[in-house]
RNA sequence: AUAUAAGAGUUUGAUCCUGGCUCAGGAUGAACGCUGGCGGCGUGCCUAACACAUGCAAGUCGAGCGGAGUGCUUGGUUGGAAAUUUUCGGAUGGAAAACCAAGUUACUUAGCGGCGGACGGGUGAGUAACGCGUGGGCAACCAACCUUGAUCAGGGGGACAACAUUGGGAAACCAGUGCUAAUACCGCAUAGCUCUGCCGGAUGGCAUCAUCUGGCAGAGAAAGAUUUAUCGGAUCAAGACGGGCCCGCGUCUGAUUAGCUAGUUGGUGAGGUAACAGCUCACCAAGGCAAUGAUCAGUAGCCGACCUGAGAGGGUGACCGGCCACACUGGAACUGAGACACGGUCCAGACUCCUACGGGAGGCAGCAGUGGGGAAUAUUGCACAAUGGGGGAAACCCUGAUGCAGCAACGCCGCGUGAGCGAAGAAGGCCUUCGGGUCGUAAAGCUCUGUCCUAUGGGAAGAAGAAGUGACGGUACCAUAGGAGGAAGCCCCGGCUAACUACGUGCCAGCAGCCGCGGUAAUACGUAGGGGGCAAGCGUUAUCCGGAAUCACUGGGCGUAAAGGGUGCGUAGGCGGCUAAAUAAGUCAGGGGUGAAAGGCUACGGCUCAACCGUAGUAAGCCUUUGAAACUGUUUAGCUUGAGUACAGGAGAGGUAAGUGGAAUUCCUAGUGUAGCGGUGAAAUGCGUAGAUAUUAGGAGGAACACCAGUGGCGAAGGCGACUUACUGGACUGUAACUGACGCUGAGGCACGAAAGCGUGGGGAGCGAACAGGAUUAGAUACCCUGGUAGUCCACGCCGUAAACGAUGAGUGCUAGGUGUUGGGGGUCAAACCUCAGUGCCGGAGCUAACGCAAUAAGCACUCCGCCUGGGGAGUACGCUCGCAAGAGUGAAACUCAAAGGAAUUGACGGGGACCCGCACAAGCAGCGGAGCAUGUGGUUUAAUUCGAAGCAACGCGAAGAACCUUACCUGAGCUUGACAUCCCUCUGACCGACCGGUAAGACGGUCUUUCCUUCGGGACAGAGGAGACAGGUGGUGCAUGGUUGUCGUCAGCUCGUGUCGUGAGAUGUUGGGUUAAGUCCCGCAACGAGCGCAACCCCUAUUAUUAGUUGCCAGCAUUUUGGAUGGGCACUCUAAUGAGACUGCCGGUGACAAACCGGAGGAAGGUGGGGAUGACGUCAAAUCAUCAUGCCCCUUAUGUUCAGGGCUACACACGUGCUACAAUGGCCGAUACAGAGGGCAGCGAAAGAGCAAUCUGGAGCGAACCCCACAAAGUCGGUCCCAGUUCGGAUUGAGGGCUGCAACUCGCCCCCAUGAAGUUGGAGUUGCUAGUAAUCGCGAAUCAGCAUGUCGCGGUGAAUGCGUUCCCGGGUCUUGUACACACCGCCCGUCACACCACGGAAGUCGGAAGCACCCGAAGCCCGUUACCGAACCUACGGGACGGAACGGUCGAAGGUGAAGCCGAUAACUGGGGUGAAGUCGUAACAAGGUAGCCGUAUCGGAAGGUGCGGCUGGAUCACCUCCUUU
Repeated sequence: AUAUAAGAGUUUGAUCCUGGCUCAGGAUGAACGCUGGCGGCGUGCCUAACACAUGCAAGUCGAGCGGAGUGCUUGGUUGGAAAUUUUCGGAUGGAAAACCAAGUUACUUAGCGGCGGACGGGUGAGUAACGCGUGGGCAACCAACCUUGAUCAGGGGGACAACAUUGGGAAACCAGUGCUAAUACCGCAUAGCUCUGCCGGAUGGCAUCAUCUGGCAGAGAAAGAUUUAUCGGAUCAAGACGGGCCCGCGUCUGAUUAGCUAGUUGGUGAGGUAACAGCUCACCAAGGCAAUGAUCAGUAGCCGACCUGAGAGGGUGACCGGCCACACUGGAACUGAGACACGGUCCAGACUCCUACGGGAGGCAGCAGUGGGGAAUAUUGCACAAUGGGGGAAACCCUGAUGCAGCAACGCCGCGUGAGCGAAGAAGGCCUUCGGGUCGUAAAGCUCUGUCCUAUGGGAAGAAGAAGUGACGGUACCAUAGGAGGAAGCCCCGGCUAACUACGUGCCAGCAGCCGCGGUAAUACGUAGGGGGCAAGCGUUAUCCGGAAUCACUGGGCGUAAAGGGUGCGUAGGCGGCUAAAUAAGUCAGGGGUGAAAGGCUACGGCUCAACCGUAGUAAGCCUUUGAAACUGUUUAGCUUGAGUACAGGAGAGGUAAGUGGAAUUCCUAGUGUAGCGGUGAAAUGCGUAGAUAUUAGGAGGAACACCAGUGGCGAAGGCGACUUACUGGACUGUAACUGACGCUGAGGCACGAAAGCGUGGGGAGCGAACAGGAUUAGAUACCCUGGUAGUCCACGCCGUAAACGAUGAGUGCUAGGUGUUGGGGGUCAAACCUCAGUGCCGGAGCUAACGCAAUAAGCACUCCGCCUGGGGAGUACGCUCGCAAGAGUGAAACUCAAAGGAAUUGACGGGGACCCGCACAAGCAGCGGAGCAUGUGGUUUAAUUCGAAGCAACGCGAAGAACCUUACCUGAGCUUGACAUCCCUCUGACCGACCGGUAAGACGGUCUUUCCUUCGGGACAGAGGAGACAGGUGGUGCAUGGUUGUCGUCAGCUCGUGUCGUGAGAUGUUGGGUUAAGUCCCGCAACGAGCGCAACCCCUAUUAUUAGUUGCCAGCAUUUUGGAUGGGCACUCUAAUGAGACUGCCGGUGACAAACCGGAGGAAGGUGGGGAUGACGUCAAAUCAUCAUGCCCCUUAUGUUCAGGGCUACACACGUGCUACAAUGGCCGAUACAGAGGGCAGCGAAAGAGCAAUCUGGAGCGAACCCCACAAAGUCGGUCCCAGUUCGGAUUGAGGGCUGCAACUCGCCCCCAUGAAGUUGGAGUUGCUAGUAAUCGCGAAUCAGCAUGUCGCGGUGAAUGCGUUCCCGGGUCUUGUACACACCGCCCGUCACACCACGGAAGUCGGAAGCACCCGAAGCCCGUUACCGAACCUACGGGACGGAACGGUCGAAGGUGAAGCCGAUAACUGGGGUGAAGUCGUAACAAGGUAGCCGUAUCGGAAGGUGCGGCUGGAUCACCUCCUUU
């Protein structure tokens, strides 16, 4: 100086953490959906390296050569035109054309020859390789064309194409004979030079060697053409370009691929190559590679770069550029400077085409193009004008390289679709609280502009080099004119994530990236309006990176979340104490080389800008060189502190073996003894009169070792417990003599390793899987009981796993303390104290998600090993190793879910705990459940039996009162702006009332009667008619709501502010010790206060005072009809207003000196005196849309409204709540006493009278402390009945009456007479009540015309019991566990049944790839042979050299055969797994989950699972022990 890092949603009731899933960003050779104006620059078969019609993509040189042909010129032969002239007969004229010859610096080119077809262009199949990248090496190499230098080019020879001719063939093409040229071919000469061999010299280097130089011998060249400018040819040396080979380093996945290799590794010799080399061959040796991953399998062209990312990284390898590989598939060589050759050759194979069937032809992964495949990728275009390439001396030719154009929104970039003014905020749409809002200055309208567009005119640069030459292209660009005219869509709007309303739909249709929406009020579906985002595009899908610190190098973890190996010994490896020196590999610094170009970044510049393009600068890495020396490494020399040794001690259930002992169980024998024993919750099976159990004595046998015994000891872990002996391992302390870093860890490896289990042989007392029986149970393959086999024990051998746990790997160092304990040492009289090694607890800092850990770390650091990466599938499958087996070790995937999980919090719950309360139990009294009736409900029935209420908390409930009405239901009959409300118009003047008609009834019709104000227009009010807005609905939804109510519960709780603690949810306060009816109060306390509840304040009642005395009262006085009736009085009762009184105030005791409790005094009342009203935060989607109100939906000649009749009153039955009883504490009869609280004018209704009575007549009095209802009843006194279905009981029924009411049939109440059911105290079970209570007795009121056994009140009489809190129920507080939070009516496991999905096994079947062995063996290189053939050279002329052909051989592709293995597909059947609103069986787990659970193992069972053995706490509860903390 520059660059530079964002998160969110989702597990829970909530929280923190762990952890996965998902989203927001960028990118693409893309595709798909909808849409589409212009231009520039780019890009365009990712799939079938599938097959290809047609055209083109590599030719050129006549200045290399011989021909052939065309033209031109000249000459010749033939020919006879135009034109002129004419006497029209002709004459002159000599053109074109044809042929021949010669010439020609005119042209064409089949062949020979030269150069080029090895470049350019395409593709990515193969390849995991020196293929590529990077850096080096070649003293081990080549190199046509090009450049430079040097030196040459003398003289000959023989052919073959073309051509001619003959023949074969359909064709492709071939063969024979004859002629001919060359820059074609072949000898010879020459040799500066080169090569080979031999013999030297000098210099240099890097081991083989390199360079220079000398001698001898041998070998090796050439070509000409021409326009005379030049262009070529040969040899050598050098350069440049290009290539070849070798090496270091880097370069994907799998170990469920662990061993691979015979030319393999090396040597010697030979061959071969441009060159090194096992490159090839012969012989010799036995090596080489591999855990730092060989071999094998899978996948893949590599790189510059591209995408992403803060970076480190991760992914990719289209376009452009470099390298490689390939050219239908496989093999092979030839030619050549260069190939084992894309548009060459040969062979084999597959395929296609032609054919006369004999035989031939072909290779688009060049450019276009076609078919096919696919989601998908373009024109059979123009031009060589430019750039570049090939040939040529050149002109020039060729060039699907290239330059351009066409198609495609495929990408990037730019522009436009108009701009200004414009409110009556138009119309219209949408919404609406109906007021309005919004689309919206948006439109219209007015004024402008002209980018793109259209028309006309002009018109480039790109062209180099004087002229000429432009495919693009009349293009870019410029000018003029025209007219807002032609140009906007897509996605989204629940949260993440910017953007909201209406309608439709109704868990349907659908949406969805995750969470999730939709079951009648959907901002989440569909549509519309509006809005948000981007814009010629917008979304979706796919893929990559990011976010993801979610593989963590930067930069993670492992006590409980996934994760420490069961433990040790030890190999490789990794790491390693102190001092000094050397070195310089690592390390650091400077310089040099490389790091191609393009790209990226920075700066500047060119196209109007940008994209695009140009110029300049810039980097890691690798190599090399010079230096530094701290650290690491290496080497050397030392040291003692790490480690070890030695000596001296003491401790110990350390290990192995042998022996010994006593207690107990069982069994045997004998004795005593008699009917039971045993076992359980209770029983039974079992044992016992054949003598058990019990008891005594003796004996047998096996197993285990009480007490000591201890968070004591020892051991690496597993583990180890009587005693003695022998052998033996380790640790500790002390001393500081010895060694001198000898250490730590430890992949593989080796050893040990509880219980169960296995093998062989013993042993077998007890216990005891399996099994049997008995119980329990719905069942009980269990828990309990009685038996009982393996096993448990010993020896030897296997197995190798456990909750093998401290769920905590080993080692080293450092970092406050306190307090126990074991074994040593120092110290001391003894303690204290100090110290080492263990073993516990508490606790600080620190750490931790929290819990917790805390010198025995889970703290701070270092070293090494092991392990983890969402849950399930699964520790499963397959493969391999081990094992006798059981099984162990290693260890996936498909598929599926959006969670699974840890810790802690608040609740709820527990067949957890502690404490407390309540008529909760207990103690009592009276009931219910049995009967009859009443009433409500269910059910059934019905045309309808209207509706609601449903455990407690529905059921004498809504209903404080259904004959009509009510009434909502049914049947039938009517009405349609309506029975009811508001508005408008017309008419009338009423309304009301009376009468008549009419009907089943109502509706309705007719007659009579008839209002107020006025400015005379009309208005108010009312009625009738009309039109529509609307009315109306006891229709639906109480799960859309308000209000009201029930319930927990009159339970003592529920919260807040501030502070404090905790990351947080939350906690504290509110817990604790006492106390209370109470979160009532006191004390203590990181809390201090406060609110809603409790209590109190309110009402009634119990005592009393004052005030006031009528309608109340009457002590005393008077009168009296003897009735407070009257006078009088207000003392008393009472009434109703105001007060007083009770507050633990006083005393004693207990308690903590408190709060409070116990007792007492006084008092009418004593600890809230009794009762009522009063109901916290909340719970139950509790009840009610039918009290009322109300959103939405529904009906509108009906689901509204009116009327009549019916129904709500039904009746095989079941239940709830009551009444009356069953009788003598009673019934009946007679007499007689005492209330309170209420009600009364369409009312209560007295006296008196009638009736047996209900009731009637009557009408006094009273709007009521006055009068009436109104006699209270039980009680008391007297009588009767005498225990019975009765003088109990009254149902039912018959008949007759009364009352209310339009009306008592369905369907009221009452009275009298008669009738006289059931019922003799009620099973299981269950309810109420603690004192003026229960029980019992009557009275009143509301509703109401009438109707009460119901409800609400009132008083009278008036008990019993309460030890107490173990238990049942409910509740409160604290605590504990939890897998519950819809909160135990919770959660949840497994079999079975059904559907779907993927996977494993499987008799087999099919296919693929690679290798091995053998057979056959094309082309071809190489080798060999020579009876054949042959122009150049030699020849003595015979032949030879050499070549060809043929034949043989090695190798050798394809093909065939065989065996074994691998991979894939498929398969009857089979196995488990996963998923799936309401299937079956059970109840395993979560609470002590009702038998604590879990781990390993064995065994059994429909299933979860049970049981045995050993282990763990990740078990609740109680007690004890130990330890700790406090006092």